Small-subunit ribosomal RNA, central domain from a metagenome, 349 nucleotides, folded computationally.
Context: one part of a larger RNA
């Protein structure tokens, strides 16, 4: 080096955009650089293979032969692969027309509901639990009626429903903006695919500055409950959840399943276009894109996966090689810090 893998056994970077690299649709010619043939010329000899010959044999001496798979060079082929070139439209994309979305940002606006405030009514409890107390109430709670103030979330509708690379998006209006998909033409003509570095975005918690602060709620108090009880229960309650800006870069960030391409029975739901028919609300039949359920052949170590493949190719990147020591250690890097990334021995079994 080659061989072997990565849903669950060790392994798919959390996701993108992308640079150098790797790969690359049909088709004309030219090059001969990779390739593939022929010839020289070199590849020291000894070895080591084969044929002989020599010591009685063998080891072991030896004569020839074959190898030396290599390199240079010259002459040739031209499929393939690589440079030019020449066209092409099936891959990529632009343009025109739809329709669909909690896709992203910003303003501003709504309603129900906690809470707190202020008034009225009213009186002796209320709340809480398994039971209870702590806690709140005659200084008038709790209930109930109006009224105000703040914040935070947006019931129903809602749905293996939709969107979005993930993260993750859910009143309602307006504005600004990304991408996917349909349906038919014209257009460009390979303009892809993948991606080590790089760069970007990234739940929650948590860190800076500064706003808010209504519920909820680590830390803490307390009251129960235990043998205890630094907890599960219940009273309060900060910090934080909320905004703005700037760190953090990690999750069972998971479909524990990498992009992309091509091929490979079906039946069924659901969503988002189209196209045909009908007995014209309703329905039935193709059609393209999503998201599901079950299942063929195949694959699986079972489970289980099955056109959303974990089935059969290709290509490109990441990773993995007993347990534990440990995702510590040192050492660079980042980070305001907590940490993060990268990352071993020793020694044990």
């Nucleotide at each position: 080096c080659u061989g072997g893998g990565c849903g669950u056994a060790a392994a798919g970077c959390g996701c993108g955009c992308g640079u150098a690299g790797g790969c690359g649709g049909c088709u004309u010619g030219a090059c001969a650089a990779g390739u593939c043939g022929a010839g020289u010329g070199u590849g020291a000899a000894a070895u080591c293979c084969c044929c002989g010959g020599g010591c009685u044999u063998a080891a072991c001496c030896u004569g020839g032969g074959a190898c030396c798979u290599g390199c240079a060079u010259u002459c040739g082929a031209a499929a393939c692969u690589g440079u030019c070139u020449u066209g092409c439209u099936a891959g990529a994309g632009u343009a025109u027309g739809g329709g669909a979305g909690a896709g992203g940002g910003a303003a501003g606006u709504g309603g129900a509901a906690u809470u707190u405030c202020a008034g009225g009514u009213g009186u002796a409890g209320c709340g809480g639990u398994g039971a209870a107390a702590u806690g709140c109430g005659u200084a008038g709670a709790u209930a109930u009626c109006u009224g105000a103030a703040g914040g935070a979330g947006c019931a129903u509708c809602a749905g293996u429903g939709g969107c979005g690379a993930a993260a993750g998006c859910g009143a309602c209006u307006u504005c600004c903006u990304g991408g996917a998909c349909c349906a038919a033409u014209a257009c460009u003509g390979a303009c892809g695919c993948u991606c080590a570095g790089g760069u970007g975005c990234g739940a929650a918690a948590g860190c800076g500055u500064g706003g808010g602060g209504a519920g909820c709620a680590a830390a803490c108090a307390g009251g129960a409950u235990u043998a205890g009880a630094u907890a599960c229960c219940c009273u309060g309650g900060u910090a934080g959840u909320c905004c703005a800006c700037g760190c953090c870069a990690u999750a069972a960030a998971c479909g524990a399943u990498g992009a992309c391409a091509a091929c490979u029975a079906g039946a069924u739901g659901u969503u988002g276009g189209g196209a045909g028919g009908g007995u014209u609300a309703g329905c039935c039949u193709c059609u393209c894109g999503g998201u599901g359920u079950c299942g063929u052949a195949g694959c699986u170590a079972a489970c289980g996966c099955g056109u959303u493949a974990a089935g059969u190719u290709g290509u490109c990147c990441g990773c993995c090689u007993g347990g534990g020591g440990a995702g510590u250690a040192c050492g660079g890097c980042c980070g305001c810090a907590g940490g993060g990334u990268u990352g071993a021995a020793a020694c044990u079994c």

Description
The coordinates come from a structure-prediction model, not an experiment, and the mean pLDDT is 90. The RNAcentral record of the full RNA draws on SILVA.